RNA sequence: GCCCGGAUGGUGAAGCCUGGUAUCAUGCGGGACUGUGGAUCCUUCGUCUCGAGUUCAAAUCUCGGUCCGGGCC
Numbered sequence: 001g002c003c004c005g006g007a008u009g010g011u012g013a014a015g016c017c018u019g020g021u022a023u024c025a026u027g028c029g030g031g032a033c034u035g036u037g038g039a040u041c042c043u044u045c046g047u048c049u050c051g052a053g054u055u056c057a058a059a060u061c062u063c064g065g066u067c068c069g070g071g072c073c
Base pairs, nucleotide, nucleotide: 001072002071003070004069005068006067007066010026011025012024013023020056027045029043030042031041032040049065050064051063052062053061
């Protein structure tokens, strides 16, 4: 230099192909239960790597950038 994969709440992941309420687990906070704590149950909060484009509508499609990993030379 070229090619491929990845980036999603604090953490770990699904969703992307086939555009339409961002989801699950865990975690912080609150509550129930308990003599206390733990466990269990209920509940609040919090997220799409960045920019541009297409579209009524983009995590998802297109182009480019950044970072990480792998391959070729």